[in-house]
Molecule: FMN riboswitch aptamer (RFN element)
This record gives sequence, C1' cells and structure tokens, in this order.
RNA sequence: UCGCGUGCACUGGGGUCGGUGAAAUUCCGAGCCGGCGGUGAUAGUCCGCGACCCGAUGGCUUCUGGCCCUCGGCUGACCAGGUGGAACUCCUGGACCGACGGUCAGAGUCCGGAUGGGAAGCGCACGCGA
Repeated sequence: UCGCGUGCACUGGGGUCGGUGAAAUUCCGAGCCGGCGGUGAUAGUCCGCGACCCGAUGGCUUCUGGCCCUCGGCUGACCAGGUGGAACUCCUGGACCGACGGUCAGAGUCCGGAUGGGAAGCGCACGCGA
C1' cells in the first nucleotide's frame, strides 16, 4: 500500500413571489433543490448502488396484526453547439425528471410513517492475509 473480516461513527437538498378560486406552499406563471461509487476532466438525466414500494422463503411475537433475516422484483429524466488529447460530466443555449399515505383542490419542496430504519458508500479502530 492492497485485499478480506469484525466493531463503531456518519450518511438528502428544496415552497419564495404573483395569479385563479369558497378552498391550493398541491393548479397556472416565474423562481428553488439535486444522495453514494464509477468515468480518459468536474454528472439529478451516462454506467451502477441505495432510500421508498411489492413479493417469496425462513424466524420472532403481545398473533384478523406487527417486527426481522435472506433472496428476488420494481426503480424517473438530455439534446444542440463550443473548447479540448480526452467531456452525454466543463462552457453557452434550450429541455426534462423526482416513492408511498394525507390534504377544504391534484405536492420533488407542506404534513405523516420518521427524534425511525438501515443500505450503497465513506471515515476511524482492531484482527488476518499478500
């Protein structure tokens, strides 16, 4: 230094102004936000991962229900021009996307599950191996 294992810690941002209306931070206009790893050079839109949601096996339980392990499924959206050795990542321009439940009216942003859970990942410590 690299690999593996164990433990611990951390781990998602954003609703502002105006309009309509009986009623909207949900609609309309403008504005606002962008997790983690990778990459010939920096990514919400590339490649992958995770949160959310669904199912199956098994386990626990206070058993019409609840919780957990493992596995599987689901999982949004970009083009043009420029620079360059190299960019779907930078620059210019114009676009697009965003779980579930709730709501006097439809939500990326409000409220709730959630002062939760723990993953991808990252950091530290220890152990083992090269």